RNA sequence: AAACCAAGAGAGUUUGAUCCCAGCUCAGGAUGAACGCUAGCGGUGCGCCUAACACAUGUAAGUCGUGCGAUCGAGCCGAACUGAGUUCCUUCGGGGACGAUGAUUGGUGACGGAGCGGCGGACGGGUGAGUAACACGUGGCUAACCUACCUUCUUGACGGGGACAACCACCCGAAAGGGCGGCUAAUACCCGAUGUUGUCUGGAACCGAUGGGUUCCUUUCCAAAGGCGGUCCUGCCGCCGCAAGAGGAUGGGGCUGCGCCCUAUUAGCUAGUUGGUGAGGUAACGGCUCACCAAGGCUGCGAUGGGUAGCUGGUCUGAGAGGACGACCAGCCACAUUGGGACUGAGAUACGGCCCAGACUCCUACGGGAGGCAGCAGUGGGGAAUCUUGGCCAAUGGACGAAAGUCUGAGCCAGCGACACCGCGUGGGGGAUGAAGGCCUUCGGGUCGUAAACCUCUUUUCUGGGGAAAGAAUAAGGACGGGAGGAAAUGCCCGCUCGAUGACGGUACUCCAGGAAUAAGCAUCGGCUAACUCUGUGCCAGCAGCCGCGGUAAGACAGAGGAUGCGAGCGUUAUCCGGAAUUACUGGGCGUAAAGGGCGUCUAGGCGGUUCGGUAAGUCGUUUGUGAAAUCCCUCGGCUCAACCGAGGAUGGUCUUGCGAUACUGCCGGGCUUGGGUGCAGGAGAGGAGAGUGGAACUCACAGAGUAGCGGUGGAAUGCGUAGAUACUGUGAGGUACCCCGAUGGCGAAGGCAACUCUCUGGCCUGCCACCGACGCUGAAGCGCGAAAGCGUGGGGAGCAAAGGGGAUUAGAUACCCCCGUAGUCCACGCCCUAAACAAUGUUCACUUGGUGUCGGCCGCUUAUACUGGUCGGUGCCGAAGCUAACGCGUUAAGUGAACCGCCUGAGGAGUACGGCCGCAAGGCUAAAACUCAAGAGAAUUGACGGGUCCCUGCACAAGCGGUGGAGCACGUGGUUUAAUUCGAUGAUAAACGAAGAACCUCACCCAGGCUUGACAUACUAGUGGUAGGAACCUGAAAGGGGGACGACUCUGCCUUCGGGUAGAGAGCUAGUACAGGUGAUGCAUGGCUGUCGUCAGCUCGUGUCGUGGGAUGUUGGGUUCAGUCCCGAAACGAGCGCAACCCUUGUCGUUAGUUGCCAGCGGGUAAUGCCGGGGACUCUAACGAGACUGCUGGUGAAUAGCCGGAGGAAGGCGGGGAUGACGUCAAGUCAUCAUGUCCCUUACGCCUGGGGCGACACACAUGCUACAAUGGGGGGUACAGAGGGUCGCAAUCCCGCAAGGGGGAGCCAAUCCAUAAAAACCCCUCCCAGUUCGGAUUGAGGUCUGCAACUCGACCUCAUGAAGCCGGAAUCGCUAGUAAUCGCGGGUCAGCCAUACCGCGGUGAAUAUGUACUCAGGGAUUGUACACACCGCCCGUCACACCAACCGAGUGGGGGGUACCUGAAGUCGCUCUUCUGAGGGCGCCUAGGGUAACUUCCGCAAGAGGGGUGAAGUCGUAACAAGGUAGCCGUACGAGAACGUGCGGCUGGAUCACCUCCUUU
Repeated sequence: AAACCAAGAGAGUUUGAUCCCAGCUCAGGAUGAACGCUAGCGGUGCGCCUAACACAUGUAAGUCGUGCGAUCGAGCCGAACUGAGUUCCUUCGGGGACGAUGAUUGGUGACGGAGCGGCGGACGGGUGAGUAACACGUGGCUAACCUACCUUCUUGACGGGGACAACCACCCGAAAGGGCGGCUAAUACCCGAUGUUGUCUGGAACCGAUGGGUUCCUUUCCAAAGGCGGUCCUGCCGCCGCAAGAGGAUGGGGCUGCGCCCUAUUAGCUAGUUGGUGAGGUAACGGCUCACCAAGGCUGCGAUGGGUAGCUGGUCUGAGAGGACGACCAGCCACAUUGGGACUGAGAUACGGCCCAGACUCCUACGGGAGGCAGCAGUGGGGAAUCUUGGCCAAUGGACGAAAGUCUGAGCCAGCGACACCGCGUGGGGGAUGAAGGCCUUCGGGUCGUAAACCUCUUUUCUGGGGAAAGAAUAAGGACGGGAGGAAAUGCCCGCUCGAUGACGGUACUCCAGGAAUAAGCAUCGGCUAACUCUGUGCCAGCAGCCGCGGUAAGACAGAGGAUGCGAGCGUUAUCCGGAAUUACUGGGCGUAAAGGGCGUCUAGGCGGUUCGGUAAGUCGUUUGUGAAAUCCCUCGGCUCAACCGAGGAUGGUCUUGCGAUACUGCCGGGCUUGGGUGCAGGAGAGGAGAGUGGAACUCACAGAGUAGCGGUGGAAUGCGUAGAUACUGUGAGGUACCCCGAUGGCGAAGGCAACUCUCUGGCCUGCCACCGACGCUGAAGCGCGAAAGCGUGGGGAGCAAAGGGGAUUAGAUACCCCCGUAGUCCACGCCCUAAACAAUGUUCACUUGGUGUCGGCCGCUUAUACUGGUCGGUGCCGAAGCUAACGCGUUAAGUGAACCGCCUGAGGAGUACGGCCGCAAGGCUAAAACUCAAGAGAAUUGACGGGUCCCUGCACAAGCGGUGGAGCACGUGGUUUAAUUCGAUGAUAAACGAAGAACCUCACCCAGGCUUGACAUACUAGUGGUAGGAACCUGAAAGGGGGACGACUCUGCCUUCGGGUAGAGAGCUAGUACAGGUGAUGCAUGGCUGUCGUCAGCUCGUGUCGUGGGAUGUUGGGUUCAGUCCCGAAACGAGCGCAACCCUUGUCGUUAGUUGCCAGCGGGUAAUGCCGGGGACUCUAACGAGACUGCUGGUGAAUAGCCGGAGGAAGGCGGGGAUGACGUCAAGUCAUCAUGUCCCUUACGCCUGGGGCGACACACAUGCUACAAUGGGGGGUACAGAGGGUCGCAAUCCCGCAAGGGGGAGCCAAUCCAUAAAAACCCCUCCCAGUUCGGAUUGAGGUCUGCAACUCGACCUCAUGAAGCCGGAAUCGCUAGUAAUCGCGGGUCAGCCAUACCGCGGUGAAUAUGUACUCAGGGAUUGUACACACCGCCCGUCACACCAACCGAGUGGGGGGUACCUGAAGUCGCUCUUCUGAGGGCGCCUAGGGUAACUUCCGCAAGAGGGGUGAAGUCGUAACAAGGUAGCCGUACGAGAACGUGCGGCUGGAUCACCUCCUUU
């Protein structure tokens, strides 16, 4: 110097979309982990979370000979004896000395194993079963206590005594062990003395805080042990011990404040219980124990009970506050096989001690014994799961010892395990032909990828070899020197020196050599969430944390390639915190989302106006002590770094001590008046209770009068009535409810309260401002009130009316409708206690712009009322700010604040089960869980829908005309049939549709016969001039297969006798390879095209504005239009696609132009004709123009837009018709027009050919034609079109045929010629109402034409035949004017034609429209919605089936608990017996355990029963959502297969219409 910077991330999932409430899920971190795949090394940590289950084996606590007696006695020392031998002396007799060896003996004495004795086995080590407790944490107290060893101090240690082990002898026992007799020592034991001191008794003085302390006197009682060493030796000294005591230190005991999990579905617990007195007991206080006395003690601030759990420092997480956890390390506690008990001791009620009881295991000679790994290792078992029966005391620490030392599974090390954290490596640089190979591909390429190969470098790691620490030295021990002291020595202190000791381990580290050498995986890749393709599979297999993927193109499954993430690891699973403000102290809510108690009153509790003084509990400041160490944090240091470790610091309490401050809160005291209350004077009221009275209506009875009906409904019927109803009149009886007034009016706490009068009674408001002086607010429990229904007893009973009966309706109708009708509704008394008990809004107080009604007072003004202004209290509406998710609320707050209470925390299960309380019952109150789901809810938005409303349009209806449905036939479809009847189209929007032409072809189908690079395209390779081509001929149904006379062509080179020859190429052919080909699949992979809504008037955008947003506005409104057409208004202003217009055609006129068209005038000509010359006038043709615009005018409209009428005009309000089809809808249609992705076939699913089929026929449907006749049929005559077509064609005149047609071929490539006759109409004749002179089917016969070919299967002609059908049921179609109807004509396709179809053309030519109630469709506005696949929607309940969990359950099994009684081991204590004493015996108290009984509680099992949940396609109905077709819902009661129905009361969270009131704007 530092100990910090303070810090906070979201996402997915409900919806068509949005906002919000709310849940679920994910991303992060962590772990004593486990599992899967994988794995090179090292360091540091950690490693039975389960069975406190059972344990084999070894080991974990001993030590002291300097306490003692014995034993053993190596070695050493000494003594004497013996004495081989050596040596010296010698008088040679001998003597002396030395002396191996042997035996004896004394001393010392290592080692070993027992004993007496001392100290230690209460530490260290393990575990977390129990314990919710003074167990733990923290702070205090102990004046209520103990403390071995250690330490300081004081005083002492004298004199005696008797035993017991060991040992010896004997005996018992299998063993374990024991008995008896005898000997013996001590620091073992005992007695006596002394008594500093202590203790006891009594006393005195002082201090203190109660039992404390100091001093003094007195009395009683209590000690001891020695061992070793030194020495100048009966003395002294030293060391270690011993005794009495006083202190210290250390360790402990006890008490106490505060803190310390869940449960009230545990609310009361307690007899030693609470207290006292006395006694006992303890180290010590205490009911700790006992006797007696008293009746207390604890509890909503949670007692008691139940469940769970060792507590803490701390750990993980978190921004924090918190939450979860309590492995390792450390502190405390508890436990040691289960339970009980004491002994010893300073200390235990003792893990490796004892006694007893239980269970279990082992030994046994069956008599009896032994044992306790939750010490270390290890075994079995359990389990998803957790290690070596290792080394050493070298270090650290401990026990004992004077010490050496011994012991030490404490400890230090090693081993095993990726279990965790940290570190290192698996190579670095260069290297593009971007190699090979894999994968993908749009076939070009891309990617793996500088990646590899290859070149070069390095050597951490690895292998081999060498060197080599620190931990170990001021320890121990030895020597020396010095110092104090002493007589000296030892010892003590200091210095110096010598110096042993390493389990780990030849380890860390380091050097040399070698060589890229030895070393990469795992998960993921749909979103969240970084990372994408191919193949396979085909709602299968599978995935999945949530949402969700998979049903033939899967980025979601599986594999592959690639990519991403992390990396010796990576994933998964489990658990915790976080995110989660999702329990909200920090930091949430309750009108409608979950949530205000139905309402009041009151207790505890919480909170509390104003002022002064005091106090100082809270609060604030400072301070004392403590908050162990470790951890976290900071700084520094040590291992190469880091993890890890060390040192120093900092932080940390709701703790504690003292002092101080006094604003606020508290407490005490004194005041105040504004909160509150009282008084006085007034006031309004369906406030409550009781008693009485009244009229209207109703029913009944009687009487009168009167006759055939009444009643009821959508329509009816049941019912009543000729025995006289209903209707009418009169009289009487009875019960109920109170018309008008009457009202968003009044009163009440709520429920609720309505005729009138009286009595009793509660509350409220206003004025005055006299009194009290905070007396207040809220309010858990408690108590009371509490609609309707319901219950009990007794009355009453008119009307109404659950249930019930009957009639209808209906598929049914346990309903809705109708007729009856009982409880009940009414009264009295007593219960019940719930409602949508709602304003879905708790009570109280304060504050915060306004407007306008109304009720009750008062004041001002006024003579007075009225009016008006003000004010207090209520009750409505609209609205500012603000709030709100929005809707909305808004001085009557859902705004801003304060106080208190109640309540909520996903949906379902469920307001249910169980338990408890209440109730006569019905039932109410309180109130879960398992299990299932990823939702559930609110508000608002856009649509869609409604048996909601409003406006508008349409041949939609209506008004008309004509049809279809009936007949026959044609045609299409379904169905059936078939070898095949090819395929597609299927409500509207398929069905005379694809198909504007199926005999072959077409053709896709069937049968049969053939071809295989193919009928067709491109390219390559090889071969091939008698090549390509190819007549005959053979086979065959053809295709095809053979056959092959004859026999080429183009280009180039070379040669040439110019005749040609030769070589090559092309073409062609043959063989082969790529490929062709497919009307095979998928229209739900697609393009394109088309249908439909719909020629409906709509659909959108930009900018702006509003809204959190989806969205809205514009586009709505008022008018108007065919039209979102136009105008006006308006937070909109503009724009786009649509509408309209521009285009075509038609209607009038003009100009231009006249051939093939025309012919008025002129001329010519004919029997006649524009026939000819001519002409452009007219018609016409076809090009260009004009014209119509509400332009003019009257009316209407506020005005405009426009509309109505009129004029003019060929045409008038878009003149008629056509073309033109917005955004989009229907996964609408089409892969078979075409195109096309993918898949499939390849001697066939391709290609060719013959024949057949698409044409079948019981039947059903659609579209048509022809008819049923006289408005007609037939015959004859006669008139008038338009638009198209024609050379593979149309074809005239003419001839033949009854005709179809044949012959023939003028004319025409067309305003020229042809088909060509238009028909209906008109005129004349006939038929006379009939199955016909209608109708024409069917059939027979004969023909014609087309065509290779008319059998299947063509059309037409002639003759003959002459069916059904007499106008069509339910139902249904078209059409609004040149339309319908009717009549014919043409065209396309086409050889022909099954065309009655389709596309066009003209002729004749109507009727009707009051209008918009209804049907259908569409547009717009609005409303409701639980729909959004959008009403063909959604959705409820029973029943049936399967599975799941829970409840009840006859019973049954097991555990816990207390109570009562019986029994009762060991043991302490007490009493007692024997005795010199001791050991012992007996009795008693307590008591572990055991037994019995009745209970209580918990956990299982269970026949059966009832409900609940879940489950693609079961049954019955249709309850709810729209007015859901009877508005729904709440409470209650009854009923019913079921949803449910009905009664009574309540609510709006009901649509629609009308009225009233109020408000807003103008």

Notes:
Predicted 3D model of a 1562-nucleotide RNA (small-subunit ribosomal RNA) from a Candidatus Bipolaricaulota bacterium. Model confidence (mean pLDDT): 83 of 100. Taxonomically the source falls in Candidatus Bipolaricaulota (Bacteria, Bacteria candidate phyla).